c-di-GMP-I riboswitch aptamer from a Candidatus Sericytochromatia bacterium, 75 nucleotides, folded computationally. Rfam family: c-di-GMP-I riboswitch aptamer. Gene Ontology term of the family: cyclic-di-GMP binding. The coordinates come from a structure-prediction model, not an experiment, and the mean pLDDT is 85. The source organism's lineage runs through Bacteria, Bacillati and Candidatus Sericytochromatia.
[in-house]
RNA sequence: AAAGGAAAAAGGCAAACCCACUGCGAAGUGGGGACGCAAAGCCACGGGACUCUUUGAGUCAGCCGGGUUGCCCAU
Repeated sequence: AAAGGAAAAAGGCAAACCCACUGCGAAGUGGGGACGCAAAGCCACGGGACUCUUUGAGUCAGCCGGGUUGCCCAU
């Protein structure tokens, strides 16, 4: 350095549900809340799911793959 994540520690994220706001909607943002997460950081590139007013335009990165950046440990 890389493969790796059983244990430890520091810090991080936050499902369902509730409230407010935005959106036709899938959903998003903020607050509360923790089921979980070692990329549950970021990117719609491939597959997939979903929405709408379906030759089209969108949503989901906490469905899988891929790309990219990165904390701790590394016996």